[in-house]
RNA sequence: GUCGAGGUAGCUCAGUUGGUUAGAGCGCAGGACUCAUAAUCCUGAGGUCGGGGGAUCGUGACCCCCUCUCGACA
Numbered sequence: 001g002u003c004g005a006g007g008u009a010g011c012u013c014a015g016u017u018g019g020u021u022a023g024a025g026c027g028c029a030g031g032a033c034u035c036a037u038a039a040u041c042c043u044g045a046g047g048u049c050g051g052g053g054g055a056u057c058g059u060g061a062c063c064c065c066c067u068c069u070c071g072a073c074a
Base pairs, nucleotide, nucleotide: 001073002072003071004070005069006068007067010026011025012024013023019057028044029043030042031041032040050066051065052064053063054062
C1' cells in the first nucleotide's frame, strides 16, 4: 500500500428484515439470608452504539469520509 473482519455499559459480547424502551453475562453499589464470610436471591446505578456527513417518516443497522484494533497478501 491492497483486501477482509471488527469498534455497542468497567470487561466479554448479542442486537438479523431499518420500526418506536438499547440488552445479556461477569463486575460494581444497596438490601435479604448467615454468628460471620462465601454461595444464593432481590433491587439499582452505569451507554454521545469510535468521530463526522448523507439518504430515510424513522438507523446501533444502509451509503461516503476519517480514526483505532486484528488478520491475510505485497